A computed fold for a 128-nucleotide RNA from a Dehalococcoidia bacterium, annotated as c-di-AMP riboswitch aptamer (ydaO/yuaA leader). Of the family's consensus pairs, 92% are formed in the model. The organism belongs to Dehalococcoidia, within Bacteria. It was read from a public genome assembly, where an Rfam model found it.

RNA sequence: CCGUCAACGGUGCCGAAUCCGCGCGAGCGGAACGGGGGAACCACCACCUGGGGUGAAUCUCCGCAAGGAGAGGGCGAUCUCCCUCGCCCAACCCGUCAGCUAACCCCGUAGGCAGAGGGAGAGGCGUG
Repeated sequence: CCGUCAACGGUGCCGAAUCCGCGCGAGCGGAACGGGGGAACCACCACCUGGGGUGAAUCUCCGCAAGGAGAGGGCGAUCUCCCUCGCCCAACCCGUCAGCUAACCCCGUAGGCAGAGGGAGAGGCGUG
């Protein structure tokens, strides 16, 4: 957003966050997607003012602060590219410790929403 006013159900969006099996249930297991740790080689060389991870959500400047500006990043409905327009740039975690990393080990499967137009190309579906 739709049925529809609600319960309930459906369609789609951001996101890894969906699906399947067993179970009366609490839960358990698996697939798929996502994330972390972890050799050699290579890289880096310690320490401080610690350092690091998920995520688009970082950096710089002005300001007492609130906030503002710029750079850069993310989203806008099959996918890619271009233009214009609009919106966002949070939050949380580890705990002195971690570069990359085969084998191997561990973890997550939440939450929030209801649309933007044009051009080019690719591909798919439906109808005749």